A computed fold for a 75-nucleotide RNA from a Thermoproteota archaeon, annotated as transfer RNA.
[in-house]
RNA sequence: GGGCCGGUGGUCUAGCCUGGUUAGGAUACCGCCUUGACAUGGCGGGGGUCAGGAGUUCGAAUCUCCUUCGGCCCA
Numbered sequence: 001g002g003g004c005c006g007g008u009g010g011u012c013u014a015g016c017c018u019g020g021u022u023a024g025g026a027u028a029c030c031g032c033c034u035u036g037a038c039a040u041g042g043c044g045g046g047g048g049u050c051a052g053g054a055g056u057u058c059g060a061a062u063c064u065c066c067u068u069c070g071g072c073c074c075a
Base pairs, nucleotide, nucleotide: 001074002073003072004071005070006069007068010027011026012025013024020058029045030044031043032042033041051067052066053065054064055063
């Protein structure tokens, strides 16, 4: 230098192909219930605007382009 894959709450991850209601789940954290107490368990809550920017569209995490970060391969 060229090609491919990936970046989504504190952490992990689904959704992307096939655009459409409030971005879903697990875990962690906080509160309540349960217990003599603890653990487990149950219920609830806060936390994202999807790596950044631009474009297309009535509408973008999802499509297109550029940039950036990480990984793999080739030279």

The organism belongs to Thermoproteota, within Archaea. Rfam family: tRNA. From the family's description: Transfer RNA (tRNA) molecules are approximately 80 nucleotides in length. The family has 954 seed sequences and 5,335,975 matches in Rfam 15.1.